[in-house]
The RNA shown here (transfer RNA) has 73 nucleotides and comes from Panagrolaimus davidi. Rfam family: tRNA. By type it is a transfer RNA. RNAcentral records the identical sequence in 2 taxa. Its mean pLDDT, the model's own confidence on a scale to 100, is 80.
RNA sequence: GGGCAUGUGGCGCAAUGGAUAGCGCACUGGACUUCGAAUCCAGGGGUUGCAGGUUCGAAUCCUGUCAUGCUCA
Numbered sequence: 001g002g003g004c005a006u007g008u009g010g011c012g013c014a015a016u017g018g019a020u021a022g023c024g025c026a027c028u029g030g031a032c033u034u035c036g037a038a039u040c041c042a043g044g045g046g047u048u049g050c051a052g053g054u055u056c057g058a059a060u061c062c063u064g065u066c067a068u069g070c071u072c073a
Stems, first nucleotide, its partner, number of pairs: 001072007010025004018056001027043005049065005
């Protein structure tokens, strides 16, 4: 330098182009308890790596770019 894959809350992952982007763990508050743990209830936290494009509508399709991994030279 070429090719391929991945990038989504703090972490691990979902989500046929139809929407309010969900789930588990973690975190915060409450219930329970003598206090904790466990359990139950509630809550906060995301510009879906970044920048454009297509579309009535994009996490999803296209282009460029960045990071990581694999591979070819």